[in-house]
RNA sequence: GCCCCGGUAGUUCAAUUGGAAGAACGUGUGGCUUCGGACCACAAGGUUGGGGGUUCGACUCCCUCCCGGGGCA
Numbered sequence: 001g002c003c004c005c006g007g008u009a010g011u012u013c014a015a016u017u018g019g020a021a022g023a024a025c026g027u028g029u030g031g032c033u034u035c036g037g038a039c040c041a042c043a044a045g046g047u048u049g050g051g052g053g054u055u056c057g058a059c060u061c062c063c064u065c066c067c068g069g070g071g072c073a
Stems, first nucleotide, its partner, number of pairs: 001072007010025004019056001027043005049065005
């Protein structure tokens, strides 16, 4: 320098070929309990890596940049 894969909640990961983002763990509150880090219920937490474009509508498609991993030279 070229090619491929990935970047989504604090963490690990989903999202059915475009219909508007969820789960588990963790955290907070309450319950239960002799107590509790176990168990139960509820809640909070997201500019979907940044910017631009297409579309009525984008995590998803297109362009560009950044970061991580792999391959070739």